The RNA shown here (Bacterial RNase P class A) has 374 nucleotides and comes from Hydrogenophilus thiooxidans. The prediction has a mean pLDDT of 75. It matches the Rfam family "Bacterial RNase P class A". It is annotated as a ribozyme. Gene Ontology terms of the family: dimeric ribonuclease P complex, tRNA processing and ribonuclease P activity.
[in-house]
RNA sequence: GAAGUCCGCCAGGGCAGUCGCCGCCGUCGCAACGACGGGGGAGGAAAGUCCGGGCUCCGCAGAGCAGGAUGCCGGCUAACGGCCGGGCGCCGUGAGGCGACGGAAAGUGCCACAGAGAACAGACCGCCGAUGGCCCUUUCUACGGGAUCAGGCAAGGGUGAAACGGUGGGGUAAGAGCCCACCGCGGGACGGGUAACCGGACCGGCACGGUAAACCCCAUCCGGAGCAAGGCCGAAUAGGGAAGCGAUGGCGUGGCUCGCGCCGCUUCCGGGUUGGCCGCUCGAGCCUGGCGGUGACGUCAGGCCUAGAGGAAUGACUGCCCCAGGCGGUGCUGCCGCCUGCGACAGAACCCGGCUUACCGGCGGGCUUCCGUU
Repeated sequence: GAAGUCCGCCAGGGCAGUCGCCGCCGUCGCAACGACGGGGGAGGAAAGUCCGGGCUCCGCAGAGCAGGAUGCCGGCUAACGGCCGGGCGCCGUGAGGCGACGGAAAGUGCCACAGAGAACAGACCGCCGAUGGCCCUUUCUACGGGAUCAGGCAAGGGUGAAACGGUGGGGUAAGAGCCCACCGCGGGACGGGUAACCGGACCGGCACGGUAAACCCCAUCCGGAGCAAGGCCGAAUAGGGAAGCGAUGGCGUGGCUCGCGCCGCUUCCGGGUUGGCCGCUCGAGCCUGGCGGUGACGUCAGGCCUAGAGGAAUGACUGCCCCAGGCGGUGCUGCCGCCUGCGACAGAACCCGGCUUACCGGCGGGCUUCCGUU
């Protein structure tokens, strides 16, 4: 100097003024959609509705089955499928990144095509043919030689994503864990670690693959519905009509069974009300600092209050500054002048902790690799 990787922060144009909008507080006013004053007013994702909760309601709120979710270990948290740290596996030269990460010896299923053969398999091309059979040589036999049949082999080649361990050596007629060395696999004991797991030596058979975001098995967890929850006030109407079940019954906030509770319930047609208030914002809240912890985070002290709309409030104008683009000048890594700019993604609706997705611009730091110089 270049490239890469990880972490943190800022802002989302800023400041001021004028007018306008919303809600809160105070004063005046009988009141008013009135006047005056004060201070406040969209996000890091408000988005998706994907998880987890707070909160509200139902159910004597129980048990089981079915169903669903998670899936290495240890921590954090109100909780989680989140976050932190660690282990193992894969990718990367590396810093680092990713993981749907329990079990294949409980069982079932699947592995197309090709190939002899795809899980306790198999002979297409091949190798051997010592032993029995055939031929030649020989007077005969033996020795020797030849081609193969029977028979033996799965080491070599081929097919395939993958071929029933790998490399080397011995052995054999030719071979094969048949035997041996190392690797690989399996195993009990020993050591380290809270654990997942890791490790040197020892023993064994040299061996029945993969796949569970296939069914399944195992472990852990799970009532339901949701602010259109729910509560209060007011008002109006048709305490209308039909059908069904009816104690051996019906209903009771997912399905089925049992239990428990209540005594009525279900469906369709039709009529009335679509008004107001609460819920509705002080929170597992935010900021700063100390202490503890590798960290997520916890704890202590101090400070702060920061929308609550109800068809849905934040807008418009002006000036200055910042940023981007364009043009011009110049004393040219800089400066000056002018013009343009809804200046990225994008707007609360009960609230909070996460995840995922979208996006303009900037600052700081750690680490890795490469090049050059000293």